[in-house]
The RNA shown here (transfer RNA) has 71 nucleotides and comes from Candidatus Zambryskibacteria bacterium RIFCSPHIGHO2_01_FULL_43_25. Rfam family: tRNA. Rfam classes the family as a transfer RNA. The coordinates come from a structure-prediction model, not an experiment, and the mean pLDDT is 83. The sequence was found in a public genome assembly.
Parts: sequence; structure tokens; C1' cells
RNA sequence: CGGGAUGUAGUAUAACGGUAGUAUUUACCCAUGGGGUGGGUAAGGCCCGGGUUCAAUUCCCGGCAUCCCGA
Repeated sequence: CGGGAUGUAGUAUAACGGUAGUAUUUACCCAUGGGGUGGGUAAGGCCCGGGUUCAAUUCCCGGCAUCCCGA
């Protein structure tokens, strides 16, 4: 320099263009005499900018970061 892939709660990982889930984590509550453990409730997220669309995490364009391949 060229090509490709990925980017979503603190962490890991899903999501046909139509309410962003799951596990874990954290806080509180319940069960126990106390712990472990189990159950319940809550908190916390779509890399950035633009476009298409009634509607974008999803499609398109550009950028950024990481990884891979080639030179």
C1' cells in the first nucleotide's frame, strides 16, 4: 500500500428492517440460626458521521479501532 472479517451492558454472546435479548456482574429483597446455594426485583449496551426508508443494531457510503491474508 491492496483485499477481507469483526465492532452490541463491566465481561461473554444473540437479534427477518418493526419494544435490543440471554448468561454473568453489581445493588436490594425472600428462603436458612448463619454461610453455601436457590428464587425474585432493579441497574447497566447497538464504535463514529452521513444516506435510503413511515421505521435502521440490521441495508448503502465514508471514517476509526482490532484481527487475518497478500505485497